[in-house]
Formats: sequence, structure tokens, C1' cells
RNA sequence: GAUUCAUCCAGAGGAUCUGAGGGGCCUGGCCCUGUGACGGUCCGGCAACCUCCCCGGCGGGGAAUCCGCGGGAAAGGUGCCAAUGCCAGGAACGAUGAGGG
Repeated sequence: GAUUCAUCCAGAGGAUCUGAGGGGCCUGGCCCUGUGACGGUCCGGCAACCUCCCCGGCGGGGAAUCCGCGGGAAAGGUGCCAAUGCCAGGAACGAUGAGGG
């Protein structure tokens, strides 16, 4: 990288370095930004995809230490921390996670 599945209106910011644009692209809007954006680093946090633990409630199953749903946690792997992926339309649109020969 082909491809499959799930999610994308909830949630969570300070310090510092830098110094001009940024919110993916097109059209039209709207918004953030020298009261320092975008980006980098550190720390902190959010969330619960993977993970871990518990329960053994519901369903599947002949049964199981199996599978799905459900409950809890946050040590670890990712991810994320203006606005619905900022909004509408558009296109071979994209992002994240878990699989995958």
C1' cells in the first nucleotide's frame, strides 16, 4: 500500500520555542490569529479502539477457560485536547482504531 469492520454533533490546555498565516482541496460562507495562530518540545488532561480486571446479567453454543452484548478500571499500545471532519455543495475526499494475505 490492496482490502474489511467500527467510529467521526460527547469530552479534554497550560508552559515554552518559533514568528504568519491557519481551519485538507475547489466554490461560497463563517471562524481562529502579533492578547502570538499553524507547527515543535515538555508537562497535564480527555476518551475507552486495542488492552486489563470483575461480574456471570442477556443471547449464541452440546460444552468450554469459546463468541457477541452488557458492567468496571486506566497500568500498557495508539489516538485526541477551538468551533459537527467549522458549515453548505463538490470529488477517485479524508482522519483514527482494530483486523488483514